[in-house]
RNA sequence: AUGACGACAGCAGGAGAGACCUCCCCCAGAGGGAGGCGCCGACGAAGUAAAUCUUUCAGGCGAAAGGACUGCUGUCCGACG
Numbered sequence: 001a002u003g004a005c006g007a008c009a010g011c012a013g014g015a016g017a018g019a020c021c022u023c024c025c026c027c028a029g030a031g032g033g034a035g036g037c038g039c040c041g042a043c044g045a046a047g048u049a050a051a052u053c054u055u056u057c058a059g060g061c062g063a064a065a066g067g068a069c070u071g072c073u074g075u076c077c078g079a080c081g
Base pairs, nucleotide, nucleotide: 006076007075008074009073010072011071012070013069018037020036021035022034023033024032025031038061039060040059044057045055046054047053
């Protein structure tokens, strides 16, 4: 002095599946609670050599939130030259 791989943080993008049915609260409501059936698979968990594959225990099924993964920036480490 180049700064791989990896780790952390920030920003951006980010799907799937009932705004279902019944009852209660509420002036009413796409809001809240309870129960029921149906469904999703991209936090996680388990199985597998491994997995964005499988199972759905948790989770999720309007929005919000969350979200694997991808890109960029910064910091740390220091492979290679």